C1' cells in the first nucleotide's frame, strides 16, 4: 500500500410546546433518509437520558468535533393595518341653552306669545259607488226511467163501452243563456259626502296682549360623535436576541489475518 473479516458507531434532522430534566408519539419546517410493538386525561428513561426485538452498512464521501453560510421557528421593541370595544382629557364636527361686541334683514301697515275654528294626517260609524255572488224577470230546456191531455196504433169485450199509453201539444225539475229597473250577502290602499274621536310638526282665519324676532361672529356649560384618543385579537414590514435542518471548510478516530 492492497485484500478479507470484525468492533465502536450509524441507520434522517431541527423548531415550538409539554417536562424537574432528556427523548418519543402528536403540530410545524426541511426533504426522502430500515422493519415491528408502546404512547397526550400520555409512553419510556436519568446528565451514560426513549424502551424491547430483528435487519443492513461499517474505519471513512458515510462516524466524532469545530467553524462558516443559511431555509425556517420563537422572544422582545417600534411602526402600519383589519376587526371589535371603551372614553371625551387632546384635535375637530354637529346640536340645545346662556352671555357679549358689532353687522345685516324685518317689525305699531303689529314682531313674538296665548286662545278658538278650519285645512293637512290617522281612525270609528253611516251613506254612496265599484267588484263578486245570489234571489226575482224573460227565453230555451226531459224520445223513455217528470206532470197534464192524449191523434194514430195496441189490448179486453158478441156489442155497447172500457184500459194502458208512444209521438205531437202545453207545463215543470236539473241545467244553460239574456236583460237590468229592483232586493239581499261578501270584500277594499274607492269618495272635494255626513256625524264623531285622536295626535301635534306645520298652513290659514278670527280674538286678546304689546316690542321684539331672525341671522353672521366670539366665548362658556352641557350632550352626541369620529378622520380624535386608549385597549384587545389577527396580519405585514424593519432592527435586535436565540435555536437552527440541508450545504461548505478544517481537524480527529480502532482490531485481527493474509499478500
Nucleotide at each position: 500500500c492492497c485484500g478479507u473479516g470484525c468492533u465502536a458507531g450509524a441507520u434522517g434532522g431541527g423548531g415550538a410546546g409539554c417536562u424537574a430534566g432528556c427523548g418519543g408519539u402528536g403540530c410545524c419546517c426541511u426533504g426522502u433518509a430500515c422493519u415491528c410493538g408502546c404512547a397526550a386525561u400520555c409512553c419510556g428513561c436519568u446528565a451514560u437520558a426513549g424502551c424491547g426485538a430483528g435487519g443492513u452498512c461499517g474505519a471513512a464521501c458515510u462516524c466524532c468535533c469545530u467553524c462558516c453560510c443559511c431555509a425556517g421557528g420563537u422572544c422582545c421593541c417600534a411602526u402600519c393595518u383589519u376587526c371589535a370595544g371603551g372614553c371625551c382629557g387632546c384635535u375637530g364636527u354637529c346640536c340645545c341653552g346662556u352671555g357679549g361686541c358689532a353687522g345685516g334683514g324685518u317689525g305699531u301697515u303689529g314682531a313674538g306669545g296665548g286662545c278658538u275654528g278650519g285645512g293637512c294626517c290617522c281612525u270609528g260609524c253611516g251613506c254612496g259607488g265599484c267588484g263578486g255572488g245570489u234571489g226575482g224577470c224573460c227565453g230555451u230546456a226531459a224520445a223513455c226511467c217528470c206532470c197534464g191531455c192524449c191523434a194514430g196504433g195496441u189490448c179486453c169485450g158478441g156489442a155497447a163501452g172500457g184500459a194502458a199509453g208512444c209521438a205531437a201539444c202545453g207545463g215543470u225539475a236539473c241545467a244553460c243563456g239574456g236583460a237590468u229597473u229592483c232586493g239581499c250577502c261578501c270584500g277594499g290602499g274607492c269618495g272635494c259626502c255626513g256625524c264623531g274621536g285622536g295626535a301635534u310638526a306645520u298652513c290659514u282665519a278670527g280674538c286678546c296682549u304689546g316690542a321684539g324676532c331672525c341671522u353672521u361672529c366670539c366665548a362658556c356649560u352641557g350632550g352626541a360623535u369620529a378622520u380624535g384618543u386608549c385597549u384587545g385579537u389577527g396580519g405585514g414590514c424593519a432592527a435586535g436576541a436565540u435555536c437552527g435542518a440541508a450545504g461548505g471548510g478544517g481537524g480527529g478516530u480502532g482490531c485481527a489475518c493474509g499478500g
A computed fold for a 259-nucleotide RNA from a Chloroflexota bacterium, annotated as Bacterial large signal recognition particle RNA. NCBI's taxonomy places the organism under Bacteria, Bacillati, Chloroflexota. The coordinates come from a structure-prediction model, not an experiment, and the mean pLDDT is 77.